[in-house]
């Protein structure tokens, strides 16, 4: 220098244009003599900026970061 892939909650991952979801963490509650385990509730999220669309995590463009390949 060229090419490919990835970026979603504190963390690990779903969601192939139609209300963003689960597990776990955190907080609270139930249960218990106490605790653990178990169960329930709550909080919290689409890397940034544009474009297309009635509607974008999803499609397109640019940028940022990371990984890999070629040279």
């Nucleotide at each position: 220098g060229g090419g490919a892939g990835a970026u979603u909650a504190g963390u690990u991952a779903a969601a192939u244009g139609g209300u963003a979801u689960a597990a776990u963490u955190a907080u609270c509650c139930u249960c218990u003599c106490c605790a653990a385990a178990a169960g329930g509730a709550u909080c919290g999220u689409u890397g940034a900026a544009g474009g297309u669309u009635c509607g974008a995590u999803u499609c397109c463009u640019u940028c940022a970061u990371c990984u890999c390949c070629c040279g």
This is a predicted structure of a 71-nucleotide RNA (transfer RNA) from a Patescibacteria group bacterium. The organism belongs to Bacteria candidate phyla, within Bacteria. The sequence is in RNAcentral, with records from ENA.